[in-house]
Overview
Bacterial RNase P class A from a Xanthobacteraceae bacterium, 408 nucleotides, folded computationally. The RNAcentral record of the sequence draws on ENA. Model confidence (mean pLDDT): 75 of 100. Rfam family: Bacterial RNase P class A. From the family's description: Ribonuclease P (RNase P) is a ubiquitous endoribonuclease, found in archaea, bacteria and eukarya as well as chloroplasts and mitochondria. A source record names the gene rnpB.
RNA sequence: UCAGUCGGCCGGACGGCCGCUCGCGCAAGCGCCGAAAGGCCGCGCGGGAGGAAAGUCCGGGCUCCAAGGACAUGCGGUGCCGGAUAACGUCCGGCGGGGGCGACCCCAGGGAAAGCGCCACAGAAAACAGACCGCCCGCGGCCUUCUGGACGUGAGGUAAGGGUGAAACGGUGUGGUAAGAGCGCACCGCGCGGCUGGCAACAGCGGCGGCACGGCAAGCCCCACCGGGAGCAAAACCGAAUAGGGACGGCGCGGCGCAUCGCGCAAGCGGUGAGCCAGGCGGAUGUCCCCGCCAGCCGUCCGGGUAGGUUGCUUGAGGCGCCGGGCAACCGGCGUCCCAGAGGAAUGGCCGUCACGUGCGGGCUCGCCCGCGCCAUACAAAACCCGGCUUACAGGCCGGCUGAUAUG
Numbered sequence: 001u002c003a004g005u006c007g008g009c010c011g012g013a014c015g016g017c018c019g020c021u022c023g024c025g026c027a028a029g030c031g032c033c034g035a036a037a038g039g040c041c042g043c044g045c046g047g048g049a050g051g052a053a054a055g056u057c058c059g060g061g062c063u064c065c066a067a068g069g070a071c072a073u074g075c076g077g078u079g080c081c082g083g084a085u086a087a088c089g090u091c092c093g094g095c096g097g098g099g100g101c102g103a104c105c106c107c108a109g110g111g112a113a114a115g116c117g118c119c120a121c122a123g124a125a126a127a128c129a130g131a132c133c134g135c136c137c138g139c140g141g142c143c144u145u146c147u148g149g150a151c152g153u154g155a156g157g158u159a160a161g162g163g164u165g166a167a168a169c170g171g172u173g174u175g176g177u178a179a180g181a182g183c184g185c186a187c188c189g190c191g192c193g194g195c196u197g198g199c200a201a202c203a204g205c206g207g208c209g210g211c212a213c214g215g216c217a218a219g220c221c222c223c224a225c226c227g228g229g230a231g232c233a234a235a236a237c238c239g240a241a242u243a244g245g246g247a248c249g250g251c252g253c254g255g256c257g258c259a260u261c262g263c264g265c266a267a268g269c270g271g272u273g274a275g276c277c278a279g280g281c282g283g284a285u286g287u288c289c290c291c292g293c294c295a296g297c298c299g300u301c302c303g304g305g306u307a308g309g310u311u312g313c314u315u316g317a318g319g320c321g322c323c324g325g326g327c328a329a330c331c332g333g334c335g336u337c338c339c340a341g342a343g344g345a346a347u348g349g350c351c352g353u354c355a356c357g358u359g360c361g362g363g364c365u366c367g368c369c370c371g372c373g374c375c376a377u378a379c380a381a382a383a384c385c386c387g388g389c390u391u392a393c394a395g396g397c398c399g400g401c402u403g404a405u406a407u408g
């Protein structure tokens, strides 16, 4: 210098003017809104979005509801080992496997000799294996340079070679054989048990066994561990109008058609008469009869809930600094600070200067400067609060490490 890898940080700055919201202080009209609860209006000072406030995917606090304990079963989740933590599926440090020359990165990483199931396409054969080509052997006739060759045949042998496949029933070599084969042997792999190191996952060493055990558990399943439900629209308090509920007091007493009378142009309204029909409750019960009350209105009072209002509402597993412990995640001690609390939802708008970016032109000491223009500055915005994860992000800064090249 180029290429790469890991970690941390910022994410416009300053000034002026006009607003919005919250807190505190002062002031405070017999002020305004509202039935009430409660809220509003002035001045000054101070605070006012994020690294993800996002997705709402995990874990907790808090609130209400449910619940006697233990065990079993079911359902959901987690899954190498040790640690951190309030807790976690998160984080840290290791182990194992895979990738990269390397820094470093990735892994749902328990069990496939408990059982069931599946293994597409291709291929002869896909899990109690399997002869398509090839190789070898036997037999038959043919040819022959007499060594063999091609052909046919066998319920023959062979899994070494070819071919198919993600995967072909251990791999490489050597001996062996008609050709072959863990058939024998050596090494590697695998399994069993042992010793050593490590808290452990696991690693190393030597012994035994010719191999018996293909893959998928992100198909069911088995094992171990964990798990009540709903969420601030939780929940608590204050509390109208209207409707509905209850108590007391006063007044009143059902429906249907028919006849008749009165009023009216009519529709209809009102009175009278006889007839027919009937619900609920009570009188202990069943049936029949009988008796009482209700089946309405008005007034007063009571209680629950709704609209509305207040609280919950931000001091917290809190931030910053120093010291100590730990490889680290993190923990402990001391000091210091108070840092949004709105709620249809404030945190904004305009102007100026600058920074960064970009386009054009010019200058030169070649990577900076000058002028003019663009008006571009991301992703996105708290909603009860924390710890994480995941995803989005214009542009920029800092540091550690690796590889290559050049120079000293």
Base pairs, nucleotide, nucleotide: 001404002403003402004401005400006399007398008397009396010395012354013353014352015351016350017349018348020048021047022046023045024044025043026042029041031040032039033038050379054390055389057388058387059386060385061384062231063230064229065228075227076226077225078224079223080094081093082092083091084090095109096107097106098105099104110222111221115220116219117216118215119214132162133161134158135157136156137154138153139152140151142149143148170188171187172186173185174184175183189211190209191208192207194205195204196203197202235311236310237309238308245302246301247300248299249298250297251296254277255276256275258273259272260271261270262269263268279294280293281292282291283290318337319336320335321334322333323332324331325330355377357374358373359372360371361370362369363368364367